[in-house]
Context: one part of a larger RNA
């Protein structure tokens, strides 16, 4: 110098706690580990920092596992075979899961591509993340790191980078053997919020304007249709700008950074939220992302590849993520009524978002249009809600597991039920021990929707927006990290 300490002293942090929600641990079920099972149930990863993770919703493919069959796509050279034929392909019958001439019978085909042997290549989801690159995760979401000149020390090294104040911040002010600059923060980007200012918009709209229908006080008003024939840009998109800088005032404070309270204001916690993100590290993770890649393996009865079929879904058990529930602030039924981010047809043909209309109890099925999209789906008329009935606290009209039946859709196949519906059937669950997670505002939680994956399939994941609380606004007790002193027989 670190590292440690059940040593002090500071200060920070809902992956800490206080006061609080909303839970998870109990039940059904999905899902993912682990274990047992199995031809195989392919593997990786295992405290933060492994377990709905591999962008990992496997029916074939994928696939790497497991029983089985094919096929060289073994360049290249060397040296044999070798036109009197190196070699290639097949009908049938046997064989075989196979309409694989795999292989054997049987004879035809075919012509220098190929066989044979050796070196040597190549392929590989075969090994080694403890040979390695690249990413990515942590350490570490906190304030933290080096260097140059000067100053102390023989030196390591230390000062700078600090006794107090303050900040989210090693932010600032200050103080001062240090100046005086760098990397990290901060500043910057992206985004959500303001602009009756200015550019515009028949792919946003409004308002005249014409008609139609309802109500009427007979003035008009709402509510629908029209349009290259009107003006306009508030609401829509989007450019280029502007705006906030803690601003003004008033307290606290060295009357200094600053803090706290009030006005102004669209906006005053770094205005919210994200993205980026230092120095040193780990023997963290991925060779199964890569035609990155050493080296071992293997290399033709292949660990290459490619075709069938299985599996990765198997179930005495046992841990995590989750989803529906246990009901009356509810469940059903019938009407009302309101969103915001997506996304969408080729690479040769059909493939995709899907409006209407018919026909079906639904799921679907036909037909017939629009859409390569602010034009068409789409004004996504979403759910939660809300208003009227029914029920009436009963394992009940809660709950929807497990199971029979029977129909459609997807796709070459659906059995181990891919999903969908429809009629029965109707398990466990009366708020869940010990522990334990996650959270300070348009935020926790309810609650739909889109996209990802996708032929088809969310109880996944990343976005949206609806509805919208309690409880703090502090502290260092617990769990941790930072920094001072200190202590060591460690390194």
């Nucleotide at each position: 110098u670190g590292a440690c300490g059940g040593a002090a002293g500071g200060g920070c942090a809902c992956c800490a706690c206080c006061a609080g929600g909303a839970g998870u641990g109990g039940a059904g079920c999905c899902u993912g580990c682990g274990g047992c099972u199995u031809a195989a149930u392919u593997u990786g990863a295992c405290c933060c920092a492994a377990c709905a993770c591999g962008g990992g919703g496997a029916a074939a493919c994928u696939c790497a596992c497991c029983a089985g069959g094919u096929c060289c796509a073994g360049a290249c050279a060397u040296a044999g075979u070798u036109a009197g034929g190196a070699u290639u392909g097949a009908c049938a019958g046997a064989u075989u899961g196979a309409g694989a001439g795999c292989u054997c019978u049987u004879c035809c085909u075919u012509g220098a591509u190929u066989c044979u042997a050796u070196g040597g290549g190549u392929g590989g989801u075969g090994g080694u993340g403890c040979a390695u690159g690249g990413c990515c995760g942590u350490u570490c979401u906190u304030a933290g790191u080096a260097g140059g000149u000067g100053g102390a020390g023989u030196g390591a090294u230390u000062u700078g980078u600090c006794u107090g104040g303050u900040u989210a911040a090693u932010u600032c002010c200050g103080u001062u053997a240090a100046c005086g600059a760098a990397c990290g923060a901060g500043a910057c980007c992206u985004u959500a919020a303001c602009c009756u200012g200015c550019u515009a918009a028949a792919u946003a709209g409004u308002u005249a304007c014409a008609c139609a229908a309802u109500u009427c006080u007979c003035g008009a008003a709402u509510u629908g249709u029209g349009g290259g024939c009107a003006a306009c840009u508030u609401c829509u998109u989007a450019g280029a700008g502007g705006g906030a800088c803690u601003u003004u005032c008033g307290g606290u404070g060295u009357u200094u950074a600053a803090c706290c309270g009030a006005a102004g204001g669209a906006a005053g916690u770094u205005u919210g939220a994200g993205g980026c993100a230092a120095u040193a590290a780990c023997a963290g993770g991925u060779c199964u992302g890569u035609g990155a890649u050493g080296c071992c393996c293997u290399u033709a009865g292949a660990u290459g590849u490619u075709c069938u079929g299985g599996g990765c879904c198997g179930c005495a058990c046992g841990c995590g993520c989750g989803c529906u529930a246990c009901a009356a602030u509810g469940a059903c039924g019938a009407c009302a009524g309101c969103a915001a981010c997506g996304a969408g047809u080729u690479u040769a043909c059909a493939a995709c978002c899907u409006g209407c209309c018919c026909c079906g109890a639904a799921a679907g099925g036909g037909g017939u249009g629009g859409g390569u999209a602010a034009u068409c789906u789409u004004u996504u008329g979403a759910a939660a809600u809300g208003u009227c009935g029914u029920c009436g606290u009963g394992c009940u009209g809660g709950g929807g597991a497990u199971a029979g039946a029977u129909c459609u859709u997807u796709g070459u196949a659906a059995u181990u039920u891919u999903c969908g519906a429809u009629c029965u059937u109707g398990a466990a669950c009366g708020a869940g021990g010990a522990a334990u997670u996650c959270c300070u505002a348009g935020u926790a939680a309810g609650c739909g929707c889109g996209a990802u994956u996708c032929a088809u399939c969310a109880c996944a994941u990343c976005g949206c927006g609806u509805u919208g609380a309690u409880u703090a606004c502090g502290u260092c007790c617990c769990u941790g990290c930072c920094c001072u002193u200190u202590g060591u027989a460690c390194a």
A computed fold for a 491-nucleotide part of an RNA from a metagenome, annotated as small-subunit ribosomal RNA, 3' major domain. It matches the Rfam family "Eukaryotic small subunit ribosomal RNA". The literature on the family includes a 2001 paper in Science by Yusupov et al., "Crystal structure of the ribosome at 5.5 A resolution". The full RNA is in RNAcentral, with records from SILVA. Its mean pLDDT, the model's own confidence on a scale to 100, is 80.